Source information: A computed fold for a 347-nucleotide part of an RNA from a metagenome, annotated as small-subunit ribosomal RNA, central domain. It matches the Rfam family "Bacterial small subunit ribosomal RNA". Gene Ontology terms of the family: ribosome and structural constituent of ribosome.
Context: one part of a larger RNA
This record gives sequence, C1' cells and structure tokens, in this order.
RNA sequence: CUGGGCUUAAAGGGUGCGUAGGCGGUCAUUUAAGUAGGGUGUGAAAUCCCGGCUCAACCGGGGAACUGCGCUCUAAACUGGAUGGCUUGAGUAAGAUAGGGGUGUGCGGAACUUCCGGUGGAGCGGUGAAAUGUGUUGAUAUCGGAAGGAACACCAGUAGCGAAAGCGGCACACUGGGUCUUAACUGACGCUGAGGCACGAAAGCUAGGGUAGCGAACGGGAUUAGAUACCCCGGUAGUCCUAGCCGUAAACGAUGAGCACUAGUUGGGAGGCGCCCUGGGCAUUUCCCAACGUAGCAAAAGUGUUAAGUGCUCCGCCUGGGGAGUAUGGUCGCAAGGCUGAAACUC
Repeated sequence: CUGGGCUUAAAGGGUGCGUAGGCGGUCAUUUAAGUAGGGUGUGAAAUCCCGGCUCAACCGGGGAACUGCGCUCUAAACUGGAUGGCUUGAGUAAGAUAGGGGUGUGCGGAACUUCCGGUGGAGCGGUGAAAUGUGUUGAUAUCGGAAGGAACACCAGUAGCGAAAGCGGCACACUGGGUCUUAACUGACGCUGAGGCACGAAAGCUAGGGUAGCGAACGGGAUUAGAUACCCCGGUAGUCCUAGCCGUAAACGAUGAGCACUAGUUGGGAGGCGCCCUGGGCAUUUCCCAACGUAGCAAAAGUGUUAAGUGCUCCGCCUGGGGAGUAUGGUCGCAAGGCUGAAACUC
C1' cells in the first nucleotide's frame, strides 16, 4: 500500500466556528475536460513459432505481446464546465412560545464564625475508647446587638437549557440559541473539514484584593510491631473576586459530524390541529428527553428510528505486550508542564 477495524479487546480528536480540499437536490439546453468506441503513429531487440548451416553456438523469416502514450474522428447516458429555470435541501420573514443558556448590577433570608452586652456558674469538646485542645482572666449553653465571607435548604423531578466544559435564592438591564404555526420571500446559498482560530472542569502559576467555613503542606494527640496513613485537636497555601496565563481529565454515551431508509409499546417535556365537547376524553402531527422491545447486528454483554441495523459523504484514529507517552529534535508556556514523538533491547 491493500485489506480489516475504532461502546467494553489497539483505536472517535474535549467542544465549536471555519480556510484549502473532498462530496453534493431537481428540470431543460449546450459543451466535450473526464468517460466510451473507431482509425492512425509510436511503444528497440532478444525471449515465442517456423526455417537454414549434419547438431549447437550462430543466422534468416513470421506472428503475437508490450495491458502505455500522442494525434484524429465519433457518441453524449453519467461526472465535470456553461446558460436558463424549479422548490422538496438550506436560509429569511411574520406570529406564538418553553427554559438553572450567557454577562453585569443590585437585593434577600437561614446557617456559620468572630466581636460587644445580659443571664448563668463548671465543665465543654472529641472518640471505638481516649488524649492533645478549650474553660473560674467565666468557657460550653442561652438571649439581645454588630460585623464578615462563602454557599443558595425546601421547590428539585431517569425535569429543563447549553457545542462541550457546564448552568440552580430573588429582581432588573443587556444578550445567544431552540421549538411550533403560516408557507409570504431567496433559490442549492448545502454537508464535512487537513491546517487555523475560539471556548474549555478541577488543580496549578503571575499581580492586586479578600478570607466565614472547609482545608493539601505542616504541628500536636491517638491507633499500631511501625503508622511519614485511616480517627481526633489545630492549621498555611488554596477554595472567593478582578486582570492575565495554563490547555489538561474516566473532558464518558469510554459510541465523530451530516443525510436517507428500516416493527412497535409506554412514560416525561415544549407546541399545533381536528372531533365529541361540562370537566375532560379520543384521534392525529412536529421537536426534545427516557424506559422496554421486533427484525437485524454483535465474541458476548448488549444495541435496537437518539443504532452498535441498512447505505452514502467528509474528517480523526488503530496495527502484539513491555521499553514509553520515555529519549531526542522542534514548538508553546513565567514555571509546572503541554503538543508532536522514536529506537536499541526484551517477551
């Protein structure tokens, strides 16, 4: 390379936007680049067959092959190009609508801690049991007051929203996307996407602030043979905010995106329409989230219109285990480190 694969065996990029490229609905006319057919030129010779020297080496003749390339003529279904249409794909508009989607500002109550004051007077706290700790300089408990920071109980739901990461007190301002209905408008404007750009939990880093609770490190008390742990008492960074960096996760549905087709049943969410019409019920339809299940698929577990079924298009990735996500080089980063990424050797 070919072939085969990527839920769990190696393998889907963390997610989006999008450049090049690849692929692309429907009708008509046209072109003739691809495509197909004919002709012709070229595609060295030998090798093959037949023949001639008594054979052979050697030599002569003939055909085929060289699956290719050039020129020319023809065909016009398909692909491509050109032109003109179409509306189903895609988008726009109008009306309606659900939502913890995002950003900023303000506000609220519970709890907690600290401080001040009152009551009170010996313990409190903690554990398997204790001790460290704390308390007559008045703790714990309880009542009143003040301050502060962080998080938003119940509602809350195999409920919702978002591309993913993720999003939950209340109000306001700004703002992104979705769904439904109408079928008014544009007329293929589409899909995917190497590079690229943007976003990206937690931890970590830089500068400035903040610090109630929790709490790596650290100190102490226990446990234990030991205990650099699990348990307890403390506690710094951090956790929070602003600005900037980092760019990784079991970033998981361990399942890339898009389109089409292929039994159903049940439940939930957002809508529309029709019928009976009092409540409400029945039938139908679009989108989303789940549970079960037929065929099929699968090594099985399972999956099963949200496919892991049947097909097409595009991208990413895999190729025995270890060595190793290491070394080296490059590149990015303040650093930590990230991305790219071997070989010897060994089984």
Overview:
The full RNA is in RNAcentral, with records from SILVA.